[in-house]
RNA sequence: AGAGUUUGAUCAUGGCUCAGAGUGAACGCUGGCGGCGUGCCUAACACAUGCAAGUCGAACGAGAACGGGUAUUAGUUUACUAAUACUGUCAGCUAAGUGGCGCACGGGUGAGGAAAUAUAGGAACAUGCCUCUUACAGAGGGAUAACAGUUGGAAACGACUGCUAACACCUUAUAUGCCUUUAAGACAAAAGUCUGCAAGGGAAACAUUUAUGGCUUUGGGAUGAGACUGUACGGUAUCAGUUAGUUGGUGAGGUAAUGGCUCACCAAGACUAUGACACCUAACUGGUUUGAGAGGAUGAUCAGUCACACUGGAACUGAGACACGGUCCAGACUCCUACGGGAGGCAGCAGUGGGGAAUAUUGCACAAUGGACGAAAGUCUGAUGCAGCCAUGCCGCGUGACUUUCAGCGAGGAGGAAGGGGUGUUACUUAAUACGUGACAUUCUUGACGUUACUCGCAGAAGAAGGACCGGCUAACUCCGUGCCAGCAGCCGCGGUAAUACGGAGGGUCCGAGCGUUAAUCGGAAUUACUGGGCGUAAAGCGCGCGUAGGCGGUUAAGUCAGUCAGAUGUGAAAGCCCUGGGCUCAACCUGGGAACUGCGUCUGAUACUGCUUAACUAGAGUUUGGUAGAGGAGUGUGGAAUUUCCUGUGUAGCGGUGAAAUGCGUAGAUAUAGGAAGGAACACCAGUGGCGAAGGCGGCACUCUGGACCAAAACUGACGCUGAGGUGCGAAAGCGUGGGGAGCAAACAGGAUUAGAUACCCUGGUAGUCCACGCCGUAAACGAUGUCUACUAGCCGUUGGGGGACUUGAUCCCUUAGUGGCGCAGCUAACGCAAUAAGUAGACCGCCUGGGGAGUACGGUCGCAAGAUUAAAACUCAAAUGAAUUGACGGGGGCCCGCACAAGCGGUGGAGCAUGUGGUUUAAUUCGAAGCAACGCGAAAAACCUUACCUACUCUUGACAUCCCGUGAACUUUCCAGAGAUGGAUUGGUGCCUUCGGGAACACGGUGACAGGUGCUGCAUGGCUGUCGUCAGCUCGUGUCGUGAGAUGUUGGGUUAAGUCCCGUAACGAGCGCAACCCUUGUCCCUAGUUGCCAGCACUUCGGGUGGGAACUCUAGGGAGACUGCCGGUGACAAACCGGAGGAAGGUGGGGACGACGUCAAUUCAUCAUGGCCCUUAUGAGUAGGGCUACACACGUGCUACAAUGGUCGGUACAGAGGGUUGCCAAGCCGCGAGGCCAAGCAAAUCCCUUAAAACUGUUCGUAGUCCGGAUUGGAGUCUGCAACUCGACUCCAUGAAGUCGGAAUCGCUAGUAAUCGCGAAUCAGAAUGUCGCGGUGAAUACGUUCCCGGGCCUUGUACACACCCCCGUC
Repeated sequence: AGAGUUUGAUCAUGGCUCAGAGUGAACGCUGGCGGCGUGCCUAACACAUGCAAGUCGAACGAGAACGGGUAUUAGUUUACUAAUACUGUCAGCUAAGUGGCGCACGGGUGAGGAAAUAUAGGAACAUGCCUCUUACAGAGGGAUAACAGUUGGAAACGACUGCUAACACCUUAUAUGCCUUUAAGACAAAAGUCUGCAAGGGAAACAUUUAUGGCUUUGGGAUGAGACUGUACGGUAUCAGUUAGUUGGUGAGGUAAUGGCUCACCAAGACUAUGACACCUAACUGGUUUGAGAGGAUGAUCAGUCACACUGGAACUGAGACACGGUCCAGACUCCUACGGGAGGCAGCAGUGGGGAAUAUUGCACAAUGGACGAAAGUCUGAUGCAGCCAUGCCGCGUGACUUUCAGCGAGGAGGAAGGGGUGUUACUUAAUACGUGACAUUCUUGACGUUACUCGCAGAAGAAGGACCGGCUAACUCCGUGCCAGCAGCCGCGGUAAUACGGAGGGUCCGAGCGUUAAUCGGAAUUACUGGGCGUAAAGCGCGCGUAGGCGGUUAAGUCAGUCAGAUGUGAAAGCCCUGGGCUCAACCUGGGAACUGCGUCUGAUACUGCUUAACUAGAGUUUGGUAGAGGAGUGUGGAAUUUCCUGUGUAGCGGUGAAAUGCGUAGAUAUAGGAAGGAACACCAGUGGCGAAGGCGGCACUCUGGACCAAAACUGACGCUGAGGUGCGAAAGCGUGGGGAGCAAACAGGAUUAGAUACCCUGGUAGUCCACGCCGUAAACGAUGUCUACUAGCCGUUGGGGGACUUGAUCCCUUAGUGGCGCAGCUAACGCAAUAAGUAGACCGCCUGGGGAGUACGGUCGCAAGAUUAAAACUCAAAUGAAUUGACGGGGGCCCGCACAAGCGGUGGAGCAUGUGGUUUAAUUCGAAGCAACGCGAAAAACCUUACCUACUCUUGACAUCCCGUGAACUUUCCAGAGAUGGAUUGGUGCCUUCGGGAACACGGUGACAGGUGCUGCAUGGCUGUCGUCAGCUCGUGUCGUGAGAUGUUGGGUUAAGUCCCGUAACGAGCGCAACCCUUGUCCCUAGUUGCCAGCACUUCGGGUGGGAACUCUAGGGAGACUGCCGGUGACAAACCGGAGGAAGGUGGGGACGACGUCAAUUCAUCAUGGCCCUUAUGAGUAGGGCUACACACGUGCUACAAUGGUCGGUACAGAGGGUUGCCAAGCCGCGAGGCCAAGCAAAUCCCUUAAAACUGUUCGUAGUCCGGAUUGGAGUCUGCAACUCGACUCCAUGAAGUCGGAAUCGCUAGUAAUCGCGAAUCAGAAUGUCGCGGUGAAUACGUUCCCGGGCCUUGUACACACCCCCGUC
């Protein structure tokens, strides 16, 4: 000293939470010792029992009991015991009584009480014991308790009669002094003070050892009280008025004393926004705790004060009480009782019950300190000193690592003791060597604690460690279990199968005889801000004036010294805190001294500033004079345009209204048009970030009345000023009351539309109201979301009103002043922004704010006719709510641009039948995956068995597969039996290879355990691969710069491009991944090479490039050339580029392909493969047979074939390309209607084969029909493949001949060799394509264009979205 938490991220605002310290604490776990402290915070609840206040015989009577003494008797041990009597002359002692003092202290508690209290003062008062001082104490008297007797009562407690004493009580004498009253005098302004003749009044107590003590009186002191004054000292204004003894006076009474303290009379005062009165709460202080401090919280222990003593009231005694362990009365409660009546008060110390989270022993002693009494010894003392209990706190030590501390055992052993008694000596006193007091000496004696502290010795590692935490804050990490469950959590949050956050363990961290939790306090929190905050948008400027109290206030001089400052002095108790010494071994603790106690009082001084008083001034403010502008206000008149209504004319079928309509009006004559009339409301143009007003607000014109502002120049007043709590006035619209008015408009209402609905938006009507007069209401986003006043602080450009100056006299320029606007510097601001009209720099005063919600709500008060306004909470709840700005995403926002995106076209799908995939259903199983585009002829380039993962049944368990170990055997093979087969049993042949002769390698069988195996789960644990946006033009970085920052800039802008392609500009300059190019193919030419390909010319020929030959051409496959906006013209900014043209096979990336940036979708895939974790292990593994993946009311996707004449059928004729082929392609020939079969040449292929391409062309027929279209379905007969075509293959022939006549809403593809159409081939494959991937043939139409639909790119804008519009918020 800060940290966490709002957001995708940022800055700010703002709350919540944490880390610190401390506690009279409690609870959980744990617990060795000692020292010093502390210990009912709750029920001021009730209390059993014991103790807590007595003492004095030197005040008095008495003396029952006791001791002593004396005497007698008895017993005997002859000096002892016992008994009896006497004695009070006795060194003592005494329960009870009279009397004195004490009991008002000490001890406890904090109920009550806003008064006490704290501090500082002054006067009007009394003070026992103590101290100093003045003066005295003469003479008498009558009682009474105890006691005795009688007597009442259960008891408590009495009653009567009689005796007696005192320092008890009473009378009286004396008293210059004292008290009361006071003539007269002095002083003084007065109040009053001083001296004070005279009059009146009142004292005493004795005791004894004779010296003291005690008693009475006067005045002082000291001590502790009483009363008074100033100041300080809680909350609530949702408590605003309170008060009749109330405030004052006169007189009296009362008190120790002032005083309405009490009473009589008189007056009508007194207190209060500087908070009276009321209500709630509370003992106060020194201090304690926290804090840097200022402050905040608190008032246990210790100390000072107050109050109380079961509750309420009252007095008595006394120096002192209205009395904790006194009295009386009343009440509640408890107890005793003979029922008549009595007793009691723990908030003293222990202790009990109760309450409570919670707080101790019915201990020891008066040894010390202190108190009461006493002359003293002494007695009493739950004050006090000590001990006991409790980790309740602080401090110290230990729990090992070499040496012994504590605990244990044994021995020794301080200090707290001062005094007191005896004896002796001596001093003082004295007549005295009595007595007493003091000193000294000596001796005896006093310790609760205490088995003390402390010291020494003894033995042995022996007797002594836990608690919390470990996701971040916050030091400390892994495994297992659990699986949004159990649980954790101070805040954020963690847990849904890999949890460092739950529970356990290991490890670690922090403290340590403690550690954590809870509670409450301060801090951090500048989060109530005096020190030290704010109010344009985050919470916060009253809607605006006037003005009271208050606060603040111009210049000069003098006086004063209240504030202020300085010095001195008194006080600020002690303790505590702080500093510095000392004592316990140290420390805590105790103790000496100092400082401090920031305060209050008094005295003296200073006089700048503030205040006050006085005298002046003119710069603030105001008055007078002359002008100016203006929708400033109020009233009275008046004008034209327009709407509507009415009357009349013309005129005829519609008008009106809307996106489109309808309701409505109109043949009873509308709308339209012309003329006339009525009535109400508002004032076009001018008109302007123009004017005026405090704000609300104000707009035709004229008049009357009236407020304010500004300008110019002089004169006057002389601080008269600013702000303004309460108060008071004004205050839009709507609304309310009374009475008018009512054209238009128009809440409510009605109807028509829209819509899923439409209590809305749109339309047709329409009432309050809007208007006027008077009276209420008192609120608005009453906003500049910005209180009023004053001063200062760069500029530039407009505009309104006034004044001045200049000249070239103008639509001019310059200066100045009062307004009103735009931009901008410094500065400020969280940023946005503000910026002389401040949100800058300062001053004065007022108002307001303190997390969001609840709530501007409830209750109460005030106001109002009402509506309502104003003032204004709490419970509860959340960890946020909010401001500004940033990046994205989104918008049925905007701009620019692109794409078969639309449009323009061509052909389809959707309807039919079939094929195929999916859903659903079914099933023993119909294995699994894929799910908008981007799943659905997809994984699967091919399920009859196999595949196969599914189901049923039968089997195996180190296993079908891999490695290691042991044993046996070559491997392998023949045949038979059982079985569906796997498999099991029997059986035949064989006995190999290498060798160092030990054995080894491969293989098979058996055994053992490590292990194998899993298409089991998790694609949301992963790698890899892939799809998609998208071949869209984007995505980023370094350095620099800007911004507090997130971020921005670059990448935006002007052009251009298919393109972030290029150019220009530019706080940016460069670079990277993408684009393009480089690669393949195709289109032209050239070179090289010519077999299996080719054949122009030559020759031969069986007429077939067949042969010789050729190397020209085609072609093949290698290498080159070519295209680059290169050239010309135009446009453009002299650029990039675009348009047109030439040449060229090809022209502006020539066509096609491969190639896919940063990233998005937790996209797909654990079933290609790999892989973490989990799961199964005689089974979720492995084998076999059969079945299933092919099911079928249905729905969808993708295709094929069609519906026909641009066609079908039949016959003839022609032209490809690219592929494949030895488990293969298979010619020719023959057979079969055909699928195909038989036989078989060639070819590992530019040579042979698949291989007749089809559409096309040409001829024939059909004639618009369910057909000579269409071919599904079904029956029969076959072929081929294969171990096997039943479930479940393809094909052929004969027969059968279904739906279908061009397809609703909707929807798909395609821009040129493309669509459409035609056939061919290949992969997979034993067989099985309408699918897929390729190949060539024929070969179009259209594109005006970018408004709209979809998708995308860039810029900009709004946003309360950020899982980002497939969202967010939210009423009932």